[in-house]
Notes
A computed fold for a 73-nucleotide RNA from Lentisphaera sp., annotated as transfer RNA. Its Rfam family is "tRNA". About the family: Transfer RNA (tRNA) molecules are approximately 80 nucleotides in length.

RNA sequence: AGGUGAGUAGCUCAGCUGGAAGAGCGGCGGUCUCCAAAACCGCAGGUCGCAGGUUCGAACCCUGUCUCACCUG
Repeated sequence: AGGUGAGUAGCUCAGCUGGAAGAGCGGCGGUCUCCAAAACCGCAGGUCGCAGGUUCGAACCCUGUCUCACCUG
């Protein structure tokens, strides 16, 4: 330098070839308990790496770019 894959909640990851984002763990509150833990119930938390474009509508399609891993030279 070229190619492939990955980037989504604090962490680990889903998200069906476009209809607007979820789970587990963690955090907070509650029930329970003498107090905790466990269990159960609820709540909060997101510019979907970034910037443009297409579209009525983009995590998803297109272009550029950044980071990480691997491959080729």